[in-house]
Context: one part of a larger RNA
């Protein structure tokens, strides 16, 4: 180290529970608010941080009422109190109600600041107290009164009004009038009382609801939109103005003054469409109804009564078992130490009631509205209307034939004999009668109250939130937005002892049924870490597993379990693909969540109901009921069809037709409703997942630019104009010297920037260090306070920036956009079982129809195969003198070119092109005089035995590879690509082929230590022959992946031929002659340059007018010949086998050994081995009546089941132990099921039905939790520590002391922003601190910030912000003179010094000084002018402060051996505001007082540490040294020069003076503040604005030292 088997630890899933939620009924309520709301802020307790409640009358006060014992909330505890003289508590009904908030006296950065008027307090001023003071509208008009506002979830109405997205693109459409902004109103809202439908018949405002109806329309007639009349229902309710007419009252005009018009107000009258009314006669007080108010009756708050048990038993505990009663208008629920009708709260039920309330009823009076009849002369009945043009918008209806409606706009009737409708328009004909208004109930919703309920959820679920949650936390905001429940009945929460440094933690005791229920608390999985023990493991190579198995432990020993030495065979899972171990995708690993639903609509099936019939919606009623029964026929669906309708019908339509012919009818026909199932549409529709677009708000604390206002820029160098002056000129110009001091001028610090290079890259830092650069008086930098806002802004432009986000911010909204893509999608057996084609397509990874698949019906001898017949057809072959093209050679040579030729002609010549025909030869997908095999059709006979076919329902496939053959293309190239046929792969295991998706055998239902084969093998790995016979290789070829052409006397066969015992091949030995130098030709040519003869002749055994070498030619040597030696085979062609050579790829590779006696190769034969094939045997299951016959499977159809969660009935099980955990047996094909030991401690099964938030390994899936890397890297500037001592359980770091090092224009001091207590003190050390802590910016506890003069406000204005009037806009709202707010600017009065642990220009002490009232004097009188008041740059003089030197002076110390004391050496030598005087042009200076203050020194010492050396100083004393010179030299303020770009604005100021008294608010003030307190997520090498900044050397804030000060950067 593995496995394994107890124990633990961790962690919190599990079961169990519920205090929270969720979705809904059935009442009530439908608003709070100027009487100050909703929300909040700040307070309030004896002790009080949160919550709650309240409100300076403060967890509360008064009445009444209930109640009747305890109480002082959540919350214990101490104290202290309250209460039968009735508390706490509960209701009603007051009182009180700080501040902000609409906020409302004016402001303003909410919870703050500042006033006026009245009244009090005081003489009066400050201060306090109480009341009042905002705006708008109407009424009415100083006055005064009623009203508004503002906040609220959803539901109404009405101005405005998208986009994504559907149309597979997109523009009209569509989403949609939706989202969303804006206005407003109510318990509801809007609608509403025909200028309305209809259609020959009628209805009778308006709304909602079921039908009509997915109709009729409409619509790129696309996608979609989508009526209405009519019918059945609910609920019902009608009315009033304006004119006509009369009259009256004001005005005004006339007047023959009697009136009359005319206007304007008010009364009356008056409301119709069968027109009605006024008028004119005539007639009568009827009827009905509203509001006021009693009374009745109903409700109406705390709240009261309320029946009925008991024993025995287990148990800590009884309400559980056994037993026996008893109530019940009560057996709803809940709690009690387990499951309780009779214990307790309750509960059925009967009471009680204040104030209120009250759509019921009744009554009385008041006040208010309401009615006939007749007659028609005349009058009146809604005008910039109505209709009309154009341009839109609304009606289901998109401009169309487009009626109605509404109206920008521009025109415009009529007047009851009118006028408007009835979907273009006209006629008839009906029907109604605009241009004013109100009008409940049926409808819709739930921020809230009270009761209840749920086959909803049960801590990752249920709201985000069961818990102090809209918290914590992140953001500039707008917004965003977690986690977290459970000890026990009962706290009986562990007294008391021991280790411990210890108030940690443990161990013991003790308490409890139980402490392994101990507060990190019920139950306590799992990853994960451990610890014992048993087996195993150090030569072993491994998807770990499976199948055989030795030895060892264990055991209840005939039976098991653990363990695994050896040995076989063996490339994870999912996804996606023609194919994955692949090295393609996705998982660290465990636990919990996690993906085809639902609601409607049609449509197939299968249950069930009624049947030529089915059926009820909406609504009513009953009833305890969200149920259940009744009612309810409006409607739908069938029963009759044809036709484009009219229409007509068992026919009809077409046509002239009685034809034909189409669709129907017969014989008869099945339909509806419902439940369930499948798929389908519409809606998010199976989950997740965009870039986007839109709309409404939120951001210029970052960054860009603008405004307004302040503030910075050591030091250094150059040397422009100008000027003077001089030389020059006629005079100018110009020269040269000085003086001057400009400049997007130069060097360089600060400061800003960001060039180069290193370093950092899980950083010290989400842009930095360090080195080097670049500006540095300017188009510079900065501060603080506005301003510009998303298609806008700003931009010296880089598509830069607009909060770490930008080629269109950021939040939330539409919204679950939308995604033909990608990736995920969960139990179990069973049957079946595909496709990678056609055709179409903005189509090519996508869908649509069709093939293949699957289930149900229904139906037929349909399929296949063999054999025989009969057919079509034009491939493969072949063929071309049989076409059409091509096409070699030869032969012919038309014709044609060149060439000759005497001008043409005629010709000739040609190794040139070349037709035609002939011979030969040979080609073709688009040739064919021919032409098979197959394949196909059809017919018969045979097998085989539903495989055919049709209709329905549901799919899936439409990427497809490989091999074979037959073609295209390519290169007769590809694992290349298109096409046919077939196969397998895909979706197919097994067995060969070393390994291998498709090559070769073979199709796996299970089990068997049984047989027999196939491919292929049999030496050894590895099962079977070193099998048999015969022969080849010689290369280690074969042979592990292979190879040609052409080459080989390699080796071995075949066929044919030659030569040989008459003697062959090969050696050897010896001739090889001769006419002759054959002729010719040659300079030469003799065998051998050449050309000619060559059967040339002779001698011979034999010898060519010669087969090579060779010579200048010759000679020589040799060959063929020939003999002779030797003895037996020797040569030549063609043609096979296995080899050889050609034969080159990069590290090192045939599986190894082996190969003449094969294990290679060939041929013949025999055994044997070998698969999940066949058989044997034995079982499962499908089909089928049996025989039989099958059970491989990816997408995919079909069928049976299992387990979860919940409902109903039944019937049980549990304290003598349920559910869950954890083992172990057993048991089913299987998904599971049983039973039991142990934990646990209270609930759970089972049967049958049913309903589902129903099954987990992958989604880079969410949450929690552990691992892993790993005890690894780091521990944030490399300024740096050492020693003593001290405190403490512990000390590198804390303290203290002494050395040592760091800054030092900072790392020192001050102070504005910004933090908010971080300050100080005392006790701590869990957790923060990168380590350790005794320490601390950490934890708890006390304590600390004192102002007339600092800063701010009560003073003022800038940029900008609000903003009555005014102006403009659909609304919201923009703008805006006055006016108000607004400092970064102007006014504006305190200084020394002391003192605290911690403040001080605040306290104290001295000494000033400003305003303001009173009282005394004294003086002056409106205003105004004017000042306030302002740029850059530079020169110059002055010059506080500071600093350094120098004499003096005061103290104090001091000398190596010795002198020197008039000496040397340290420190110190100081002291304001503010007054009065002097001076000055002012600033400023100078004196004098402030000052007997006070510091520093020096002595003296009470105490106190102490390492005994000393150290320290409370308190006293001394009143002691210069107000010095010289240097430099800031701020300041004066003068002054120069430029151009020309440099706020108002208040204050300007006429009082003096003394005496009094008075003088409000905020801030701690501490940090170049950082460890602020902005950066951190104690972060980074970012932050002003002031002050010594010395030496230096121009110098450069740099080195250093001072005073501060530190040594938490390992």
């Nucleotide at each position: 180290g593995g496995c394994g088997u107890a124990u633990g630890g961790g962690g919190g899933a599990u079961g169990c529970c519920u205090a929270g939620g969720c979705u809904c009924u059935c009442a009530g309520a439908g608003g709070c608010g100027a009487a100050g709301a909703a929300g909040g802020a700040c307070g309030u307790g004896a002790u009080a941080a949160g919550c709650u409640g309240c409100g300076a009358a403060a967890a509360g006060c008064u009445a009444c009422g209930g109640g009747g014992a305890u109480c002082g909330g959540c919350a214990c505890a101490u104290a202290c109190g309250a209460a039968a003289u009735g508390a706490u508590c509960c209701g009603u009904a007051g009182a009180u109600a700080u501040c902000c908030g609409a906020a409302u006296g004016g402001g303003g950065c909410a919870a703050c600041c500042c006033g006026g008027c009245u009244g009090g307090u005081u003489g009066a001023a400050g201060g306090c107290c109480a009341g009042u003071c905002a705006c708008c509208a109407c009424g009415u008009u100083u006055a005064c009164g009623u009203g508004g506002a503002g906040c609220g979830a959803a539901c109404g109405c009405g101005g405005g009004g998208a986009a994504c997205u559907g149309a597979a693109a997109c523009a009209u459409c569509u989403a949609a009038g939706u989202a969303c902004c804006c206005g407003u109103a109510g318990g509801a809202g809007a609608a509403g009382a025909a200028a309305a439908c209809a259609a020959g018949a009628g209805u009778g405002a308006u709304u909602c609801c079921g039908c009509a109806a997915g109709u009729a329309g409409u619509g790129g007639c696309g996608a979609g939109c989508g009526a209405a009349c009519g019918c059945g229902g609910a609920g019902c309710a009608g009315c009033c103005c304006a004119a006509a007419c009369c009259a009256a009252u004001g005005u005004g005009g006339u007047u023959a003054c009697g009136g009359c018009c005319a206007u304007a107000u008010u009364g009356g009258g008056g409301u119709a469409g069968u027109a009605g009314g006024a008028c004119u006669g005539c007639g009568a007080u009827a009827u009905u109804g509203a509001u006021u108010g009693u009374a009745c009756g109903c409700u109406g708050a705390a709240u009261u009564a309320g029946a009925a048990u008991c024993c025995u038993u287990u148990g800590g505990a009884a309400a559980g078992a056994g037993g026996g009663a008893c109530c019940g208008a009560a057996g709803a629920g809940g709690g009690u130490g387990a499951u309780a009708g009779u214990c307790c709260c309750g509960u059925a039920u009967a009471g009680g009631c204040a104030a209120g309330g009250u759509g019921g009823u009744a009554u009385a009076a008041a006040u208010c509205a309401u009615a006939g009849c007749a007659g028609u002369a005349u009058c009146c009945u809604g005008a910039g209307u109505a209709g009309u043009g154009c341009g839109g918008g609304g009606c289901a209806c998109g401009u169309g034939a487009a009626a109605c409606c509404c109206u920008g706009u521009a025109u415009g009737a009529a007047u009851c004999u009118g006028g408007c409708g009835g979907g273009a328009c006209c006629a008839u004909c009906c029907g109604c009668u605009a241009a004013g208004g109100c009008u409940a109930a049926a409808u819709a919703c739930u921020c809230c109250u009270g009761a209840g309920a749920g086959a909803c959820c049960g801590a990752u679920a249920g709201u985000g939130a069961a818990c102090c949650a809209g918290u914590a936390c992140c953001g500039u905001g707008a917004g965003g937005g977690a986690a977290a429940g459970g000890u026990g009945a009962a706290a009986a929460g562990a007294a008391c002892c021991c280790u411990g440094a210890a108030u940690a933690a443990g161990g013991g005791a003790g308490u409890g049924a139980a402490a392994c229920a101990g507060a990190u608390c019920c139950u306590g999985a799992a990853a994960c870490c451990a610890u014992a023990c048993g087996c195993u493991u150090a030569c072993a190579a491994g998807c770990g597993g499976u199948c055989g198995g030795a030895g060892c432990c264990c055991u209840u020993u005939u039976a098991g379990g653990g363990u695994g030495a050896c040995g076989g065979c063996g490339u994870g899972c999912c996804u996606u693909u023609u194919g994955c171990a692949u090295a393609a995708u996705g998982a660290g690993c465990c636990u919990a969540c996690g993906a085809g639903u639902u609601a409607c609509u049609g449509u197939u099936g299968c249950c069930a109901g009624c049947g030529a019939g089915g059926u009820u919606a909406a609504g009513u009623g009953u009833u305890u009921g969200a149920g259940a029964c009744a009612u309810g026929g409006a409607g739908c669906c069938g029963u009759a069809g044809c036709g484009a309708a009219a229409g007509c019908g068992a026919g009809u339509c077409u046509g002239a037709a009685c034809a034909g012919g189409g669709c129907g009818a017969u014989a008869a026909u099945a339909g509806u409703u419902g439940g369930c199932a499948g798929a389908a549409g519409u809606a998010g529709a199976c989950g997740c997942g965009a870039a986007a677009c839109c709309g409404a708000g939120u951001g210029a604390u970052c960054u860009a630019c603008c405004c307004a206002u302040g503030g910075g820029c050591a030091g250094g160098g150059u040397g422009a104009a100008g000027c003077u002056u001089u030389g020059u000129u006629a005079a100018c110009c110009c020269a040269a010297a000085g003086u001057g001091g400009a400049g997007g001028c130069c060097c360089g610090a600060a400061c800003c920037c960001g060039u180069u290079g290193a370093c950092g890259u899980u950083g010290a830092a989400a842009a930095g260090u360090c080195u080097u650069g670049g500006g540095a008086u300017g188009a510079c930098c900065u501060g603080u306070g506005g301003g510009u806002a998303g298609g806008g802004g700003u931009g010296a432009a880089a598509g830069g920036c607009c909060a770490a986000u930008c080629a269109a911010a950021c939040u939330c909204g539409g919204a679950a956009a939308u995604a033909g893509c990608u990736c995920g999608u969960a139990c179990u057996c069973c049957c079946c079982g595909a496709a990678a084609u056609g055709c179409a397509u903005u189509u090519a990874g996508g869908u649509g129809c069709a093939g293949c698949g699957u289930u149900g019906a229904u139906u037929a001898u349909a399929g296949u195969u063999a054999u025989a017949u009969a057919g079509a057809g034009g491939u493969a072959g072949a063929g071309c003198u049989a076409c059409u093209g091509a096409u070699u050679g030869g032969a012919u040579g038309c014709g044609g070119g060149g060439g000759c030729u005497u001008c043409a002609c005629c010709g000739c010549c040609u190794a040139c092109c070349a037709a035609u025909u002939c011979c030969u030869g040979a080609c073709a997908a688009a040739c064919u005089c021919c032409g098979a095999a197959u394949g196909c059709u059809a017919u018969a006979u045979a097998a085989u035995g539903u495989a055919g076919a049709u209709c329905a329902g549901c799919a899936g496939u439409g990427a497809g590879g490989g091999c074979a053959u037959g073609g295209g293309u390519g290169c007769u190239a590809a694992g290349g690509u298109c096409c046919a046929u077939g196969u397998c792969c895909g979706a197919g295991a097994g067995g060969g082929a070393a390994a291998g998706a498709a090559c070769c055998c073979g199709g796996a239902c299970c089990a068997u230590c049984a047989g027999c084969u196939a491919a292929g093998g049999u030496c050894c790995c590895c099962a079977a022959g070193u099998g048999u016979a015969u022969g080849c290789u010689a290369a280690g070829u074969u042979g592990a992946a292979g190879a040609a052409a052409c080459g080989c006397g390699g080796u071995u066969g075949g066929a044919c031929u030659g030569c040989u015992u008459a003697g062959a091949c090969a050696g050897c030995u010896a001739g090889g002659a001769u006419g002759u130098u054959g002729g010719c030709u040659u300079g030469g040519a003799a065998g051998c340059a050449g050309c000619c003869a060559u059967a040339c002749a002779u001698u011979u055994a034999a010898a060519g007018a010669g087969u090579g070498c060779g010579u200048a030619a010759c000679a020589g040597c040799u060959c063929a010949c020939u003999a002779g030696u030797c003895g037996a085979g020797c040569g030549g062609u063609c043609u096979g086998g296995c080899a050889u050579g050609g034969a080159u790829a990069a590290u090192a590779a045939u599986c190894g050994g082996g190969c003449a006696u094969a294990a290679g190769c060939a041929u013949a034969c025999c055994a044997c081995c070998g698969a999940a094939g066949c058989u044997a045997u034995g079982g499962a299951c499908u089909u089928g009546a049996a025989a039989g016959a099958g059970u491989g499977g990816u997408a995919g159809g079909g069928g049976a089941g299992c387990a979860u969660u919940c409902u109903a009935u039944g019937g049980g099980c549990g304290u003598u132990g349920a559910a869950g955990g954890u083992g172990u047996a057993c048991u089913g094909u299987g998904a599971g099921g049983u039973a039991u030991g142990c934990u646990g401690g209270a609930g759970c099964g089972u049967a049958u039905a049913g309903a589902a938030a129903a099954g987990a390994a992958a989604a880079u899936g969410u949450a929690g939790g552990c691992a892993u890397a790993a005890g690894u890297a780091a521990c944030g500037a490399u300024a740096a520590g050492g020693c003593a001592g001290g405190c403490g359980a512990g000390a590198a770091a804390c303290c203290u002391g002494c050395c040592c090092g760091c800054c030092g224009a900072a790392a020192g001091a001050c102070u504005a922003a910004g933090g908010u207590u971080u300050c100080c003190u005392c006790a701590g050390c869990u957790a923060u601190g990168c380590u350790a802590a005794u320490c601390a910016g950490c934890u708890g506890a006390g304590g600390g910030u004192u102002a007339g003069u600092c800063a701010g406000g009560a003073c003022c204005u800038a940029a900008c912000g609000c903003g009555g009037a005014c102006c403009c806009g659909a609304a919201g709202g923009g703008g805006g003179a006055a006016g108000u707010g607004g400092a970064u600017g102007g006014a504006c009065a305190a200084c020394g010094g002391g003192u605290u642990a911690a403040u001080a220009u605040u306290c104290c002490c001295g000494u000033a000084c400003c305003u303001g009232c009173a009282u005394c004097a004294c003086g002056a009188u409106a205003a105004a002018a004017g000042u306030g008041a302002c740029g850059g740059a530079g020169a110059u003089a002055u010059g506080a402060a500071g600093a350094a030197g120098g004499u003096g002076c005061g103290u104090g110390c001091u000398g190596a051996c010795g002198g020197a004391a008039u000496a040397g050496c340290a420190c110190g030598u100081u002291g304001a505001a503010c007054u009065g005087c002097c001076u000055g042009a002012g600033a400023g200076g100078g004196u004098a007082g402030g000052a007997u203050a006070g510091u520093a020194c020096a002595c003296u010492a009470a105490g106190g540490c102490u390492u005994c050396g000393g150290c320290u100083g409370c308190g006293g004393u001394g009143a002691u040294a210069a107000u010095c010179c010289u240097u430099u030299g800031u701020a300041g303020u004066a003068u002054u020069u120069u430029c151009c770009a020309a440099g706020a604005a108002a208040a204050g100021c300007g006429a009082g003076u003096g003394a005496u008294g009094c008075a003088g608010c409000c905020u801030g003030u701690a501490c940090c503040g170049u950082a460890a307190a602020c902005c950066g997520a951190c104690a972060c090498a980074g970012g932050u604005a002003g002031u002050u900044g010594g010395g030496a050397a230096g121009a110098g804030u450069a740099u080195u030292c250093u001072a005073a000060g501060g530190c040594g950067c938490u390992c």
This is a predicted structure of a 1611-nucleotide part of an RNA (large-subunit ribosomal RNA, half A) from Sinomicrobium weinanense. The coordinates come from a structure-prediction model, not an experiment, and the mean pLDDT is 81. Its Rfam family is "Bacterial large subunit ribosomal RNA".